This is a predicted structure of a 72-nucleotide RNA (transfer RNA) from a Microcaldota archaeon. The same sequence occurs in records of 2 taxa. The RNAcentral record of the sequence draws on ENA. Rfam family: tRNA.
RNA sequence: GGGGUCAUAGGGUAAUGGCUAUCCCGCUAGGCUCCAGACUUAGCAAUCCGGGUUCGACUCCCGGUGACCCCA
Numbered sequence: 001g002g003g004g005u006c007a008u009a010g011g012g013u014a015a016u017g018g019c020u021a022u023c024c025c026g027c028u029a030g031g032c033u034c035c036a037g038a039c040u041u042a043g044c045a046a047u048c049c050g051g052g053u054u055c056g057a058c059u060c061c062c063g064g065u066g067a068c069c070c071c072a
Stems, first nucleotide, its partner, number of pairs: 001071007010025003018055001026044006048064005
């Protein structure tokens, strides 16, 4: 220098162009308990950045940033 894959709550993970963005761990509050744990109920928290296409974008296109891999 060229190419490929990826970027989603605090951590991990899913999501045919059409939901209130999924689930697990976590955290908070309640129930249970003498207290805690376990169990259980409710809640909290996310789409890397900027544009474009579209009635509608996590998803498609362009550019950028970052991580990993391959070629030179």